[in-house]
Molecule: FMN riboswitch aptamer (RFN element)
Organism: marine eukaryotic metagenome
RNA sequence: UCUUCGGGGCAAGGUGAAAAUCCUUACCGGUGGUGAUAGUCCACGACUUCUAGUAACCUAUUAAGCGCACUAGAAUUGAAUUGGUGAAAUUCCAAUACCGACAGUUAUAGUCUGGAUGAGAGAAGA
Numbered sequence: 001u002c003u004u005c006g007g008g009g010c011a012a013g014g015u016g017a018a019a020a021u022c023c024u025u026a027c028c029g030g031u032g033g034u035g036a037u038a039g040u041c042c043a044c045g046a047c048u049u050c051u052a053g054u055a056a057c058c059u060a061u062u063a064a065g066c067g068c069a070c071u072a073g074a075a076u077u078g079a080a081u082u083g084g085u086g087a088a089a090u091u092c093c094a095a096u097a098c099c100g101a102c103a104g105u106u107a108u109a110g111u112c113u114g115g116a117u118g119a120g121a122g123a124a125g126a
Stems, first nucleotide, its partner, number of pairs: 001126005012024003026111002028100002030044004039098002048075007058065002080096005102114003
């Protein structure tokens, strides 16, 4: 430098005019690190917001970057305890808990639909 890969999950029942959104219950867990395997430790990505900028892409043009797009930076961003084993584990085993962007919806969404055939921490290979 190039190529490929790179997010999972409401079965069943209840109420109702209407719910995969409420209730009972079920199910899911990105990437790297760590004396030992992590959704809940440390950090990163994504999402959201803000600021600055415009070489290229893109959008618009008399002029450019208000908006769209992209680039750079910043902010924001959830949740775990107890016991056991051990040299070592908030990572394993047992028990009981807890958490989950934005927009949409006949009714409130971690699980449906959408931005997204996107982006990306990073992984593998040449």